[in-house]
Context: one part of a larger RNA
Order: sequence, then structure tokens, then C1' cells
RNA sequence: GGCGCCUGGUGGAUGCCUUGGGGCGAAGUGCCGAUGAAGGACGCGAUUAGCGGCGAAACGCCCAGGGGAGCUGCACAAGAGCUUGGAUCCUGGGAUUUCCGAAUGGGGUAACCCGGCCGUCGUCAGGACGGUCACCGCGGAGCCAAUACAUAACUCCGUGGAGGGCACCCGGGGAACUGAAACAUCUUAGUACCCGGUGGAAGAGAAAGCAUACGCGAUUCCCCUAGUAGCGGCGAGCGAACGGGGACCAGCCUAAACCGGAAGGGCACGCUCUUCCGGUGUUGCGGGGCUCCCAACAUCGACCUGUUCCGAUCGUUCGAACUGGCCUGGAAAGGCCGGCCAUAGCGGGUGAGAGCCCCGUAGGACGCUAAGAAUGGGCGUAGGGAGUACCCAAGUACCGCGGGACACGAGCAAUCUUGCGGGAAUCUGGGAGGACCACCUCCUAAGGCUAAAUACACUUCGCCACCGAUAGCGCACAAGUACCGUGAGGGAAAGGUGAAAAGACCCCCGGGAGGGGAGUGAAAUAGAACCUGAAACCAGGGCGCCU
Repeated sequence: GGCGCCUGGUGGAUGCCUUGGGGCGAAGUGCCGAUGAAGGACGCGAUUAGCGGCGAAACGCCCAGGGGAGCUGCACAAGAGCUUGGAUCCUGGGAUUUCCGAAUGGGGUAACCCGGCCGUCGUCAGGACGGUCACCGCGGAGCCAAUACAUAACUCCGUGGAGGGCACCCGGGGAACUGAAACAUCUUAGUACCCGGUGGAAGAGAAAGCAUACGCGAUUCCCCUAGUAGCGGCGAGCGAACGGGGACCAGCCUAAACCGGAAGGGCACGCUCUUCCGGUGUUGCGGGGCUCCCAACAUCGACCUGUUCCGAUCGUUCGAACUGGCCUGGAAAGGCCGGCCAUAGCGGGUGAGAGCCCCGUAGGACGCUAAGAAUGGGCGUAGGGAGUACCCAAGUACCGCGGGACACGAGCAAUCUUGCGGGAAUCUGGGAGGACCACCUCCUAAGGCUAAAUACACUUCGCCACCGAUAGCGCACAAGUACCGUGAGGGAAAGGUGAAAAGACCCCCGGGAGGGGAGUGAAAUAGAACCUGAAACCAGGGCGCCU
């Protein structure tokens, strides 16, 4: 010097653990904002850096209820205090709520600067405090110019808006990579993305619908129909409906004809026109109006309200049975023996593995009510016959041209929609049944509203052949933190002493760090750089062999 073994060091794998995460299900909840939000800045503690809480009334104030012995958050220390005159804590209501932020008196490089008016105070200062002052829409009023009437403008009053929100929803715009083994129609896809808008859901919705010779009866969602019928450089691909089974169920209001009123206009001066308001009226075995006749106070209701009943959720509370014996152990819940409860042997904790130690669990009790049911009142809601032919949604239906949507790419292309042009009818009227025509059948467009079943997020509870700290959310920890970037943005690492701090009084070496004793503990090679403690790597530790 090498190799091997041992013993250590370093290191933090592995095992075990879980406070955190992932998923599914059920139930519940669902908008906030000029009465200043969401989100922040800065402050508030005796001492306070962070998180959480709060706002100059600042770790909190007041009221009501609960609760009953402790309390001064995370945060385990010392000190100083509070509390049975009921604190801390929990629920509900109220007060306060700096500055920024739509931010709104004006400005601005957010959390800052500078004002006007009114009031109060004042030590009169360029002072302090309180209030108020942005813009736009709509409605009303006042005043008024060129310009005579008027109008614009201006002013005032009232009322609303703005901004935010993970996802869901509706609308206006709208790609490309990609696929087609290239690529242009096509596909990706009406996706991503941008913009606008509403709500707790949104949208849709009460047949100008389907069907086919039988019939159905608004919409929405799920399963099937069915990868069918079809569409398609008939390529790649796209892809229904009828019908059946379920979830949930709800139907209504206008316009018009006609009647009445008000205001304004036209005139032939008692008629007519327009607008507004009220009544009437709302339909497809067509309905309504008007005139005449008949019969009538029912029925139902998504609205308001009274009484009674029932009563989820939530809150409070009760809740069985061994402080049994011996053994091991630091510790019994383990082993052996004996007993007991069970509508409770789900689960968690306790010094190892507990039905009977603790919290609970099964099962009950009490309280407040939501929804619901019954009943009463209010409000709304209904007919039959005959005659008449007044009404039944217009630049609409429909047609042509050009697009778009429909599973459907112009196709034989219906249906829906509409930029341009043309342009009807009022029930003997119109539309549809996939070109079109006839017959037949179905339905009544050109106004509107409408719960539930559905989507999503959050909360709570339950569960898991989900993860167990390089996993599981990026985050089990001061995590969207530290850090990086001008910025948009990117984005970590980091868990474990012990049953209990019993966290090592005291002595020794040392400046300290660190260590050696002593002591605690079952264990200190569990000593805070703390469970276990692999490998690489190190030994100027030991032993063996070789040179």
C1' cells in the first nucleotide's frame, strides 16, 4: 500500500404511522355590490416576526338565548389579570368598521396628494372634526339662446345602473395544429379562445307538433331504438327520428272585433281620427264579438291570509355490561381462568391488541320550526241555443336570389332562420304530413309568461380491492409561501423524541461548539441535527491475509 471482515461515521432508502389529499354517493345550500362588494394595504396584543381574528369603539363593544368552571387564539413560558355579581365559549340580532379598490369631489406612480360648500369646535392656523360634492339611463319639474312661438342647452327632484363571482347556462363572434397516412370540399369544431348577459339554476315549454288509416297530446333529463335510417372527395368520418320504458308533471296571460272614459287633432258642430286607460276576450269536436232567448253562483288554483293537525332537518339530552383474579411486561387492552351486557361486538382513544375504562354506537326522549295536510276568508277562474258575418297577431305568410341551422356537404331537399327584391288571405281563411299535385289526416304562424324532473360549485355526513410524505392536490409544515422573471407568468423543498418533558439539577474538559460523568426514562446508538436507520462514500479505528 492492497483485499476481506468487524466496529463506527456519513447518508436518509426501507418498514411502520397520519394531521393531508383523491374518488363516489346521499342530503342541504347557492349569488355579493353605491347602506361601498370581491380582493387588498396599513394598523389593533404589556411583551408580537408569522398565521388566524378584529378596525382608531381595533385579540374586541351592546342585546337576547344557550352553557356552568374555568379563561386571556395557533402558542405548551414567566409575569400580570378576568371569572358563580356567571367569565371564556356557542347561536342569533345590533354597533363600530382607517385607507385603497366599481371607487364616485379633483388628481394619482392603488392603499397617496390637493380641494369646494354647510355645520360644530377653536389655543384663530394654510387648524381640527362631521356631513356633502363623479358619470350615465329613465321619469318628472323649472328656467331659457341664436329666433317670434318653440327647442337645444342649463338647473333641480325622484328612481335605477356600474364592479365582482370556481364551474354550470344562454347569446354575439370564431381558429389552427390535427385526421383524411399528401391536400383543397370534409374533419378537428361551432371545439379552444374573445365579447355580452342572467340565475341559483339557465335555456326550452302548452302544437300552424307527431303519427298513419290505429292513435298520441307542452317542455326537460335518463335508458333503449342504434352505430340503425341516412349524410359523406359515398373517402376520412359524421350520425338522427318515430316508437317503447322511466324521472318529473301545469298550465296560463295578451292583441283584435265590441262597450265605456280621458287627453289631443280635424271640421260640415255632432260626428270623426289618434294615443292612453278600464271592461270584454283567448279558441281548433274552430273560437270570440254583437242581437235575442234559456240556465246559473258551481268548480278549480303556481296567489294573499287565519285556525287546527302532522312534522323532516337542526339543537339539547338519556344511553347496558368486570376500577374481576393470576402470569409476562416500564405499562395490559395480550396469555390463562372466571363472570356480565347486547335493538349497543360501527369507529376512535387510553403506557402493546378493550363489547363491559373514556368518547361513542343500537335505541329512545325533549324543544323550535320548514315543507305538507285539513278547514275558513279574500282574489282569480265557468255556461247552452238561434241569428248575424264584425274580429281572430303584415312588409308577415308565400315566391325568387344569396347564406346559415337542421345527423342531411344543393342534393329529388321538405322543415327552421334571414341580407336583398316581389308580396296575400281572415274560417268557403291559412300551415303541415321530406320536391311537387290530388285525396285524406293533423294543426291554427307571424305577441308573451310558466315551477318540477336536469347542469355545476360549495357545505355536512357516509363509504372506498384509492395514496401514504419522490405517493396523494402544486401545498399533511409560515404554500400559491420562499425563490425566479421588467412583465404576463413560473413555482419549490420541507412530516415522525417519548406513554409522559420526566427536554438532562449538579460536576469535569473547552472561549464556544461539542463532549465526558451524574441524573430521567422500558430504552438516550429515543438527547431535541431526536422512530426505524439500507447503499454509495469515509476511517489519520480493530483484526486477518498478501506485497
This is a predicted structure of a 547-nucleotide part of an RNA (large-subunit ribosomal RNA, domain I) from a soil metagenome.